A computed fold for a 366-nucleotide part of an RNA from Golenkinia longispicula, annotated as small-subunit ribosomal RNA, central domain.
RNAcentral holds the full RNA, with entries from ENA and SILVA.
NCBI's taxonomy places the organism under Eukaryota, Viridiplantae, core chlorophytes, Chlorophyceae, Golenkinia.
Model confidence (mean pLDDT): 84 of 100.
The gene name in the source record is rrs.

Context: one part of a larger RNA
RNA sequence: UUGGGCGUAAAGCGUCUGUAGGUGGUUCUAUCCGAUAAUUAUUUAUCGGAUUAACAAGUCUACUGUCAAAUCCCAGGGCUCAACCUUGGACCGGCAGUGGAGUACUGUAGAGCUUGAGUGCGGUAGGGGCAGAGGGAAUUUCCAGUGAAGCGGUGAAAUGCAUAGAGAUUGGGAAGAACACCAGUGGCGAAAGCGCUCUGCUGGGCCGACACUGACACUGAGAGACGAAAGCUACGGGAGCGAAAAGGAUUAGAUACCCUUGUAGUCGUAGCUGUAAACGAUGGAGACUAGGCGUCGUCAAAAACGGUGCCGUAGCUAACGCAUUAAGUCUCCCGCCUGGGGAGUAUGCUCGCAAGAGUGAAACUC
Numbered sequence: 001u002u003g004g005g006c007g008u009a010a011a012g013c014g015u016c017u018g019u020a021g022g023u024g025g026u027u028c029u030a031u032c033c034g035a036u037a038a039u040u041a042u043u044u045a046u047c048g049g050a051u052u053a054a055c056a057a058g059u060c061u062a063c064u065g066u067c068a069a070a071u072c073c074c075a076g077g078g079c080u081c082a083a084c085c086u087u088g089g090a091c092c093g094g095c096a097g098u099g100g101a102g103u104a105c106u107g108u109a110g111a112g113c114u115u116g117a118g119u120g121c122g123g124u125a126g127g128g129g130c131a132g133a134g135g136g137a138a139u140u141u142c143c144a145g146u147g148a149a150g151c152g153g154u155g156a157a158a159u160g161c162a163u164a165g166a167g168a169u170u171g172g173g174a175a176g177a178a179c180a181c182c183a184g185u186g187g188c189g190a191a192a193g194c195g196c197u198c199u200g201c202u203g204g205g206c207c208g209a210c211a212c213u214g215a216c217a218c219u220g221a222g223a224g225a226c227g228a229a230a231g232c233u234a235c236g237g238g239a240g241c242g243a244a245a246a247g248g249a250u251u252a253g254a255u256a257c258c259c260u261u262g263u264a265g266u267c268g269u270a271g272c273u274g275u276a277a278a279c280g281a282u283g284g285a286g287a288c289u290a291g292g293c294g295u296c297g298u299c300a301a302a303a304a305c306g307g308u309g310c311c312g313u314a315g316c317u318a319a320c321g322c323a324u325u326a327a328g329u330c331u332c333c334c335g336c337c338u339g340g341g342g343a344g345u346a347u348g349c350u351c352g353c354a355a356g357a358g359u360g361a362a363a364c365u366c
Base pairs, nucleotide, nucleotide: 003338004337005336006335007320008319012334014226015225016224017223021219022218023217025113026112027111028110029109030051031050032049033048034047035046036045037044038043054108055107057106058105059101060100061099062098063097064096065095066094067093073089074088075087076086077085078084116216117213118212119211120210121208122207123206124205128202129201130200131199132198133197134196135179139175140174141173142172143171144170145169146168150161151160187194188193231272232271233270234269235268236267240266241265245261246260247259248258283333284332285331286330287329288328291311292310293309294308295307296306297305298304315322316321339366340365341364348359349358350357351356
């Protein structure tokens, strides 16, 4: 706690929805009189004229009160000067009250507008989500046939498997998990993430031409929802892989790397956990600021619009680099940082079945 910052030095919440709050596009506004039109009348609309031209909270301005004295500043005076002492005088400004201004800006109230935002209509791309059904290759295993001595594994070996017939090969059966090629700096999703095929249900996006609503918007403290992997609970499932564990090697040793096995787990359903280098290490929204080359969607094509990449100007940056998908130039809102260690520790509280998560110091030390 102001300032300065947050890609890599400390620092963007993992992501979204949204409450309070903050911020917010654009135009106008009076009173009186007269005339005309509509109306039973009140009243409304139009035209003309006159005048002090919505309210006055912020804003601006005037006055009054107050903001002790000392100090500071200015002009004098006294110690021989000065420091010092002393006399007089304010400026600027704060707060409160009273009065005024009303051109502009913010606000309030009312009435509008269509560019922001949204709705409708017509198209369209997609591994977006959920559920159901189906498929083939491979692997392991079981049964049967053929067959006969090795197989497997390594740098080399051994443990292991095998004459009770392994490995190899042929046919048949079963199981579980994952979906080769297409496949792409390609697509979709808020992020996590999503990839065999078909069907059903369903969310969002983009493009086009018009119609409608009329600021309905942006952000978002708290709050809520989702959230890889691992882990936990219950019931299933268990092919392959494989923490732990066992054995064989290697080695001085080898609680490892290598090999042979192998339990949890990995899979499903229902809950919990709530964390990751949850990364673009880059919060969200809006506006503006050279281009060039790819690619995806809309489109017959081009242009344009909307994504996704590479290079690059101005500019920025400590440099690397960023550069219309900004880390440039600005506005609004949120989050966060403030030397290293101690420490994401202790303590308290909240949450959790637990593991732990969230919040989160200090002493001391350099």